[in-house]
RNA sequence: CGGGAUAUAGCGCAGUGGUAGCGCGCAUCGUUCGGGACGAUGAGGUCGCCGGUUCAAAUCCGGCUAUCCCGA
Numbered sequence: 001c002g003g004g005a006u007a008u009a010g011c012g013c014a015g016u017g018g019u020a021g022c023g024c025g026c027a028u029c030g031u032u033c034g035g036g037a038c039g040a041u042g043a044g045g046u047c048g049c050c051g052g053u054u055c056a057a058a059u060c061c062g063g064c065u066a067u068c069c070c071g072a
Stems, first nucleotide, its partner, number of pairs: 001071007010024004018055001026042005048064005
């Protein structure tokens, strides 16, 4: 320098145009003598950044940033 992949909750990941979800973790409650396990409820997200397309974008398009892989 060229090509490709990835970026979504604290962590790991789903979600390929129509209100953003799952597991673990966290908080509260129940259960227990207490804890763990289990059960119930709940909090937590400007979907990496800036634009564009669209009635509507996490999703499609362009640019940028970060990380990783391949090539020179």